[in-house]
This is a predicted structure of a 449-nucleotide part of an RNA (large-subunit ribosomal RNA, domain III) from an Acidimicrobiales bacterium.
Context: one part of a larger RNA
């Protein structure tokens, strides 16, 4: 300069309390803001910012007894949540190998890599702070054991296919002996040779029988075939349910400081999961034989052509919901009770419309631009293979590492407590096509002069 710009979008107001000290702390009352949010819950990313006790130098655009500031202490509990002891994309490393003066590049068997596949827990309750985690209560998954009850195997036996070899029989073919004997050839005319043809046994084959090398009559299975896993877009119509609104119905409470209000009155409330068990609305797929050059051996499996029965049908896979237990529990308006603490009792708990962008549904329909891979699962055989699969009951085991708090923000990127910026999930009412807009719930806040 200069007590000058500024003091960063936004409503506070009046008791009380606490202090040395209050416009800004805490408490109560009103008033006001949002409300596809300025409410909740995650992923990144932050890293103690969380709670408690204290504190007031600095930070805090102003003051503070207050604070995401200091200071001490405390808090993050999981077989199942999300990772990892499974799988692979794209991309990375890469034995050996190819290539490089040298460092090095590439890259095959492989090994890693989620932003994807696979894959077993719900509700209540409960702390100052964690909770699908700890605590009731009721489950579910993988291994492991124990009793019990079927089923099936090995050993024996017994049944069932079954080679070689033998017997007996049939059928077909080809010849020996034999027969036969042409339009043939000899001919001493007597006859002789003689094609085709006929015709056993033996061999081949078929039924039989006797015989029994060999194998079947459990169960597990690949590092290996196949199948599935398995996918795009847009499009309506259909079952459904969260939710929502009503109630004259059910239940608890109230009866009017001012005329009426015992009434079809008023306020408030009318819940419940995983799991098991039924297998419904719908969707798909046709089945069964015997052969077989294909799937890198093999295969009963896929693949192929045949046949044969079906095709509004049987079967089989799928599938929300609903209903049942679960749950004589839990929750629950309310009433009771405790003052630094602590709880306890507990009705009703139906019914009707309405209705999602969620579920059935990776469906089905339609269209061109033709829309990931491995494992887990199914199943074949190879191989193992002397025991093993199943139901009940019932009892062990279950590892590592995140979990605390912010998370459209004063706690993340922006130098700042910064009117920028940040992927996902839920998303009540009234009006309205609507997640637009306007007011509201439930929450939240009044944004630091």
């Nucleotide at each position: 300069g200069a007590g000058u710009a500024g003091c960063g979008a936004g409503a506070g107001a009046g008791g009380g309390g606490u202090g040395a000290g209050a416009a800004a702390c805490c408490c109560c009352u009103c008033c006001g803001c949002c409300g596809u949010a300025a409410g909740c819950c995650c992923a990144a990313g932050g890293g103690u910012u969380c709670c408690u006790g204290g504190g007031g130098a600095a930070g805090g655009c102003u003051a503070a007894u207050c604070c995401u500031c200091c200071c001490a202490g405390g808090g993050u509990a999981a077989g199942u949540c999300g990772g990892g002891a499974g799988c692979u994309a794209a991309g990375g490393c890469g034995a050996g190998g190819c290539c490089g003066a040298a460092a090095g590049g590439c890259g095959u068997a492989g090994u890693c890599g989620a932003u994807g596949c696979a894959c077993a827990a719900c509700c209540g309750g409960u702390u100052g702070a964690u909770a699908u985690u700890c605590c009731g209560g009721u489950a579910c998954c993988a291994c492991c054991g124990u009793g019990u009850c079927c089923g099936c195997g090995u050993c024996a036996a017994u049944c069932c296919c079954a080679a070689u070899a033998c017997c007996g029989g049939g059928u077909u073919g080809c010849u020996a002996a034999g027969g036969g004997g042409c339009u043939g050839u000899c001919u001493u005319c007597g006859g002789a040779c003689g094609a085709a043809c006929c015709g056993a046994c033996c061999c081949a084959u078929c039924c039989g029988g006797c015989g029994g090398c060999g194998g079947g009559c459990a169960g597990c299975a690949a590092c290996g075939g196949g199948g599935a896993g398995a996918c795009g877009c847009a499009g309506g119509a259909g079952g459904g349910u969260a939710g929502g609104u009503g109630a004259u119905c059910c239940c608890a409470g109230g009866c009017g400081u001012u005329g009426g209000u015992u009434g079809u009155c008023c306020u408030g409330g009318g819940g419940u999961a995983a799991g098991c068990g039924u297998g419904u609305a719908g969707g798909g797929a046709g089945c069964g034989g015997a052969c077989u050059a294909g799937g890198u051996a093999a295969a009963u499996c896929c693949g192929g052509g045949c046949c044969g029965c079906a095709u509004g049908a049987a079967u089989c896979c799928u599938g929300a919901g609903a209903c049942g237990c679960g749950a004589u529990g839990c929750c629950g308006a309310g009433c009771c009770g405790u003052u630094a603490c602590a709880g306890g009792c507990g009705a009703a708990g139906u019914c009707a419309c309405u209705a999602a962008u969620c579920c059935c549904a990776u469906g089905c329909u339609g269209c061109c631009a033709a829309g990931a891979a491995a494992a887990g699962c199914c199943u074949c055989u190879a191989g193992c293979g002397a025991g093993c699969u199943g139901g009940c009951a019932c009892g062990g085991u279950g590892c590592c590492c995140g979990u605390a708090c912010c998370c459209c923000a004063a706690a993340c990127c922006a130098a700042c407590a910064c009117a920028g910026g940040u992927g996902g999930g839920c998303a009540g009412g009234u009006a309205g096509a609507g997640a637009a807009u306007a007011c509201c719930a439930a929450g939240g806040c009044g944004a630091u002069c």
RNAcentral holds the full RNA, with entries from ENA.
Its Rfam family is "Bacterial large subunit ribosomal RNA". Rfam links the family to the GO terms structural constituent of ribosome and ribosome.
The prediction has a mean pLDDT of 80.